Record summary: RNAcentral holds the sequence, with entries from ENA. The RNA shown here (Bacterial RNase P class A) has 389 nucleotides and comes from a bacterium. The coordinates come from a structure-prediction model, not an experiment, and the mean pLDDT is 77. Rfam family: Bacterial RNase P class A. It is annotated as a ribozyme.
[in-house]
RNA sequence: GGAGUGGCCCGGGUGGCCGCCCGCCGCAGCUUCGGCGGCGGCGGGAGGAAAGUCCGAGCACCGCAGGGCAGGAUGGUCGGUAACGCCGACCGGGGGCGACCCCAGGGACAGUGCCACAGAGAGCAGACCGCCCGCCGAAGCUUUUGCGAAGGCGGGUAAGGGUGAAACGGUGAGGUAAGAGCUCACCAGUGUCGGUGGCGACACCGGCAGCUAGGCAAACCCCAUCCGGUGCAAGGCCAAAUAGGGAGGCGUUCGAGGGCGGCCCGUCCGAAGCCUCCGGGUAGGCUGCUAGAGGCCGUCGGCAACGGCGGUCCCAGAGGAAUGGCCACCGCCCGCCGGAGCCGAGGCUUCGGCGGGUACAGAACUCGGCUUACAGGGCCGCUCCGCCU
Numbered sequence: 001g002g003a004g005u006g007g008c009c010c011g012g013g014u015g016g017c018c019g020c021c022c023g024c025c026g027c028a029g030c031u032u033c034g035g036c037g038g039c040g041g042c043g044g045g046a047g048g049a050a051a052g053u054c055c056g057a058g059c060a061c062c063g064c065a066g067g068g069c070a071g072g073a074u075g076g077u078c079g080g081u082a083a084c085g086c087c088g089a090c091c092g093g094g095g096g097c098g099a100c101c102c103c104a105g106g107g108a109c110a111g112u113g114c115c116a117c118a119g120a121g122a123g124c125a126g127a128c129c130g131c132c133c134g135c136c137g138a139a140g141c142u143u144u145u146g147c148g149a150a151g152g153c154g155g156g157u158a159a160g161g162g163u164g165a166a167a168c169g170g171u172g173a174g175g176u177a178a179g180a181g182c183u184c185a186c187c188a189g190u191g192u193c194g195g196u197g198g199c200g201a202c203a204c205c206g207g208c209a210g211c212u213a214g215g216c217a218a219a220c221c222c223c224a225u226c227c228g229g230u231g232c233a234a235g236g237c238c239a240a241a242u243a244g245g246g247a248g249g250c251g252u253u254c255g256a257g258g259g260c261g262g263c264c265c266g267u268c269c270g271a272a273g274c275c276u277c278c279g280g281g282u283a284g285g286c287u288g289c290u291a292g293a294g295g296c297c298g299u300c301g302g303c304a305a306c307g308g309c310g311g312u313c314c315c316a317g318a319g320g321a322a323u324g325g326c327c328a329c330c331g332c333c334c335g336c337c338g339g340a341g342c343c344g345a346g347g348c349u350u351c352g353g354c355g356g357g358u359a360c361a362g363a364a365c366u367c368g369g370c371u372u373a374c375a376g377g378g379c380c381g382c383u384c385c386g387c388c389u
Stems, first nucleotide, its partner, number of pairs: 001385010012330007020045008029036002047360001051371002054369005059231004071227005076090005091105001092103004106222002111220002113216003128161002130157007140147002169187006188212001190209008235287004245278006257269004294313008331358013
């Protein structure tokens, strides 16, 4: 210098003008004295994913003796955690020269099923070519008994060729008509017994056995473990108007009640309801509501995930839903043009000009994760290659 790999972080700044939500304080106003809106000041006001709502919890209500069926999820081991389908370390398998990455990673002798295309044959398989044996045998040979390339028929053979992702261990020797774990040696693999190491998954070593076993369970299935439902529109409190319900009172010609601006009289309506209280529920309001498995710093333990201790901080709470809009300057990135510098000579650095870009997205009860989206930028660790010293 080039190529790569893992992790962490940031994701605009300043000023001006006009606005929004919440809290506190002050001022004046209204008020049924509970509050209400107004002005001013101060303070606070989205994210790394607030997203998808995919997992796990807190919280709340409903359900629930116990057990089972069905259904769903998960699936190496040991840890972490409130918990998890998350995270860490390790084990096993696979990929990469490597840093490192990927794995739904229990069971395929419980049973069932599937294995496209190609191929003769895809599961306790298979004879297409080849090889070998027997019989026949045009040509040909021959002493006329026969031999016999090609070819035909019957059989053997899984060594060789060919197909395929996969064809029933590999190499060598023996063996055979030709072959074959048919036999033997070594190797690989499986099972089993023993030993060593490890908490464990497992690894290594030795003996023995049969000689060899295909793959797929994000196919059904089997095994083990776990799982009640609904979500803040949960739930709690206060509580109109109207219409039902209950109780009491008044009243139906001895006129309840209503209208005529308050009262009395008067007058009109009114042949029946009216008033008060209680209770449930609706609109509406309050609450739940944000101090929490909380953030940051330090230290200790641990490989790590994470945990202990100490210090410090308070950091949105809206409810048709605020956190915004415009302008100017700057920053950052990209492209083009020009100048300067450097060298390994077509790139790098820097300065200026012009043009463009500045994302993804937005709380809604709260946390822990996962996944997905994202203009661009920064930092750190590590690997491989080339060159120089």